[in-house]
Transfer RNA from a Phycisphaerales bacterium, 73 nucleotides, folded computationally. The sequence was found in a public genome assembly. Its mean pLDDT, the model's own confidence on a scale to 100, is 82. Rfam family: tRNA. The family's RNA type in Rfam is transfer RNA. From the family's description: Transfer RNA (tRNA) molecules are approximately 80 nucleotides in length.
RNA sequence: GCCGCCGUAGCUCAGUUGGCAGAGCGCAUGAUUUGUAAUCUUGAGGUCGGCGGUUCGAGUCCGCCCGGCGGCU
Repeated sequence: GCCGCCGUAGCUCAGUUGGCAGAGCGCAUGAUUUGUAAUCUUGAGGUCGGCGGUUCGAGUCCGCCCGGCGGCU
């Protein structure tokens, strides 16, 4: 330098054919307990890597860029 895959909540990851952004863990709250843990209830938490484009509508499609991993030279 070229090619491929990946980037979504603090962490690990879903998200189907473009149509209201989710789960588990963690965190907070309340219940239970003499207290802690465990269990259960409720809740907060997101510029969907960035910038453009297509579209009535983009996490999803297209282009460029950034970062990570792998391959080729």